This is a predicted structure of a 77-nucleotide RNA (transfer RNA) from a Clostridiales bacterium.
The sequence is in RNAcentral, with records from ENA.
Its Rfam family is "tRNA". By type it is a transfer RNA.
[in-house]
RNA sequence: GGAGGCAUAGCUCAGCUGGUUAGAGUACAUGCUUGACAUGCAUGGGGUCAUUGGUUCGAUUCCAAUUGUCUCCACCA
Numbered sequence: 001g002g003a004g005g006c007a008u009a010g011c012u013c014a015g016c017u018g019g020u021u022a023g024a025g026u027a028c029a030u031g032c033u034u035g036a037c038a039u040g041c042a043u044g045g046g047g048u049c050a051u052u053g054g055u056u057c058g059a060u061u062c063c064a065a066u067u068g069u070c071u072c073c074a075c076c077a
């Protein structure tokens, strides 16, 4: 330098070819349970779906660019 993948909650991830409120596990907080912990159960908080623009009646989803990260190929005077 060229090609491709990925970016969604603190962490690990799902989201079937666009459709009405964005989810799970774990972690965290509160309550119940216990003499006290742990476990278990219930409830709850937490997201600009990387950023910008575009297409569309409607975008986490499609398109482009940018940023970050990973892989492969090439190059090295």
Stems, first nucleotide, its partner, number of pairs: 001073007010026004019057001028044005050066005